[in-house]
Context: one part of a larger RNA
RNA sequence: GAACGAACGCUGGCGGCAGGCUUAACACAUGCAAGUCGAACGUGAAGCUAGGCUUCGGCCUAGUGGAAAGUGGCGCACGGGUGAGUAACGCGUGGGAACCUACCUCAAGGUUCGGAAUAACCGCGGGAAACUGCGGCUAAUACUGAAUGUGCCCUCCGGGGGAAAAGAUUUAUCGCCUUGGGAUGGGCCCGCGUAGGAUUAGCUUGUUGGUGAGGUAACGGCUCACCAAGGCUACGAUCCUUAGCUGGUCUGAGAGGAUGAUCAGCCACACUGGGACUGAGACACGGCCCAGACUCCUACGGGAGGCAGCAGUGGGGAAUAUUGGACAAUGGGGGCAACCCUGAUCCAGCCAUGCCGCGUGAGUGAAGAAGGCCUUAGGGUUGUAAAGCUCUUUCACCGGGGAAGAUAAUGACGGUACCCGGAGAAGAAGCCCCGGCUAACUCCGUGCCAGCAGCCGCGGUAAUACGGAGGGGGCUAGCGUUGUUC
Repeated sequence: GAACGAACGCUGGCGGCAGGCUUAACACAUGCAAGUCGAACGUGAAGCUAGGCUUCGGCCUAGUGGAAAGUGGCGCACGGGUGAGUAACGCGUGGGAACCUACCUCAAGGUUCGGAAUAACCGCGGGAAACUGCGGCUAAUACUGAAUGUGCCCUCCGGGGGAAAAGAUUUAUCGCCUUGGGAUGGGCCCGCGUAGGAUUAGCUUGUUGGUGAGGUAACGGCUCACCAAGGCUACGAUCCUUAGCUGGUCUGAGAGGAUGAUCAGCCACACUGGGACUGAGACACGGCCCAGACUCCUACGGGAGGCAGCAGUGGGGAAUAUUGGACAAUGGGGGCAACCCUGAUCCAGCCAUGCCGCGUGAGUGAAGAAGGCCUUAGGGUUGUAAAGCUCUUUCACCGGGGAAGAUAAUGACGGUACCCGGAGAAGAAGCCCCGGCUAACUCCGUGCCAGCAGCCGCGGUAAUACGGAGGGGGCUAGCGUUGUUC
C1' cells in the first nucleotide's frame, strides 16, 4: 500500500447493488418448511331438496351433496441446512470394465380365465394417555392361482430351466406387462496430484496371494473353507497433530504466499452410537428398530421428542438480522386437467458491513465588518469566509398520474420505479493528524507530574511531541483504532 463475512470509538443525509453466528455439530418454547391424486377403490359427515311422523324440542325415509378419515398409486433419496468427522480414490484431473437406472424417449409384442382376504365401517372390550385386542361386513390399478414357453437365463448348441400383466373415464386418451435400444443419474477400479511432525522406524494375520464356494446390480478377502507365507516401509510405512476438497478469492510485476464466507461442483453428517426395512434409488434431516445422554407428560403401569430447514428464544461471544408478504415470476412434487402444496424461490423489513453513485448549494460580494487567535501594538490571520445582493432545486418533503416484469387470464413486490406539478437555501459534516519517518505551527496551561507513543523517543519552568485554543494538513458519510493475510 492492498484486502476483510470483521469488531470497537466518534460521527451520520439519500439511493442502487451485494453481504450478514467466523464462537457452542450448545440446548431449544411457538408457528410454518411434503404433499398430492375421486380419471385406482369402498364408505360417506354437515348443509340443501322432497315426503312422512311429531309431545313442536326434533326424528325417520329418499335424493343431492361432498367434509373427514381409510385402502391404493406417485412423491417424500429432490429441494433446503451444516462442516462435526475425514489426510482418504474424499477431492481434482486423466483413464478403465464387471454394473444398475423410477419418471422421460424410440421400437416390437402382449394386456386371457379365475380366487381368497383386509382397512375403512359396525359391535364388544383394554388403557390416564400414546395406542390397542377380539368378532362381523366390503372394494380395488392392493394380494394371489392358472394359461401362454415365443421373451429372458444357462449351455458341451444336443438340450435344460423358466416368466408377467390392470384397469379407468367425459370414448378420446391415460395406463399396465415383457423385451431391446436412447437419454439422464448413479455404483465400482486404476495412474498422477492433494497438510505438518522421525523428539513417531518399523507396521500387518483376512494380513498378501491362490483354489473353490457364498454374496452383490457389479469386479474384488467383500465374506467363508482350504493351501502357500506373504504384503507395506527411509521415494517415509505405522503412529500423532491439524484439516472437508475444488472452481475460485486476496495479495503480488511475476514467480510465489495466504485462503476456501457469499455463488457453483463433489463429499460427509442430521441429538450420540449401531442396525436393517421399504424402494428404481436410502442404510433415509422433518421414516422405523435397539442402546445411551438430555428434556417433557403420567393415574407410576407406561408414553412423547430431536431447528446443522425458515423465522424466533436462551446461552456462548468483540460480533452477525424479521416469530414479515406471495406463490405474480423461475423451478420442484402430485394430478388428464382445473388446481393443490412448496420458509426452494421471488420480494419486503433491519444493519454505513462492503462497493458504487449523489447531495449538504451556485454566482457575486472588501467598510478586507464584528468576534476569535497571534503581535515587535504598527499590524497580521481567520477571510470572499460571513453578512448583503442575484440565482438554482439534484436529493429529501408535499400534491397528481403511474409501469415493464405476463399474458388468453393471473403482480407479492407496489401506488414501488418512473413522469408531471409545488414550496423554499430551505432538512443534510464529520473524523483523524500537525517532532522525524509523514502533508501540516503558534500561544496558553502543566513541570520526569499529568500524560503521549507504530519506531526513534517526548515531559525535570520558555514543550511545534502532554492538555486546551487559534491556525493548518489529510480523507469525507465517513474517519480513526484493533485483529488477520499478502
A computed fold for a 486-nucleotide part of an RNA from an uncultured prokaryote, annotated as small-subunit ribosomal RNA, 5' domain. The prediction has a mean pLDDT of 85.